[in-house]
RNA sequence: AGUUUCGAUCUCUAGGGUUCCGUCGUCAUCGACCGACUUGGGCAACCAUCGGCGAUGCGGGUCAGGACCGAGAGAGGUCGGGCAGCACGCCCAUGCGUGCUGUUGCACGGCGGGAGAAAAGCCCGGGAGGU
Numbered sequence: 001a002g003u004u005u006c007g008a009u010c011u012c013u014a015g016g017g018u019u020c021c022g023u024c025g026u027c028a029u030c031g032a033c034c035g036a037c038u039u040g041g042g043c044a045a046c047c048a049u050c051g052g053c054g055a056u057g058c059g060g061g062u063c064a065g066g067a068c069c070g071a072g073a074g075a076g077g078u079c080g081g082g083c084a085g086c087a088c089g090c091c092c093a094u095g096c097g098u099g100c101u102g103u104u105g106c107a108c109g110g111c112g113g114g115a116g117a118a119a120a121g122c123c124c125g126g127g128a129g130g131u
Base pairs, nucleotide, nucleotide: 006080007079008078009077010076011075012074015069016068020066021065022063023060024059025058027057028056029055030054031053033052034051035050039048040047041046081104082103083102084101085100086099087098088097089096090095106126108129112124113123114122
């Protein structure tokens, strides 16, 4: 100075936000609903108010939920590929084919940009850079 660091996929996790559901609101509006009688009106019934419940809207992810996104450098599986060994077949032979078994290590990392609602250990990216 240069080269090599197997590929695909599934289920999860760390992590991530907030479309949807749920949840919370010392927010709003509504109600032939329930309750009470605090306040006002009324002889009273009752009306308004008040408390509750429900519906709708708005807001909250600092909201440990469902669901969602989710790792090259997190976990586990499957398939394919590489390598090694063994068995069988073909071949004069190097070798080729099939099957089985084993193995497939290592790995610091931005800024910025991109995406369905959004964000991220997602993607650009085993990239830039560093060792």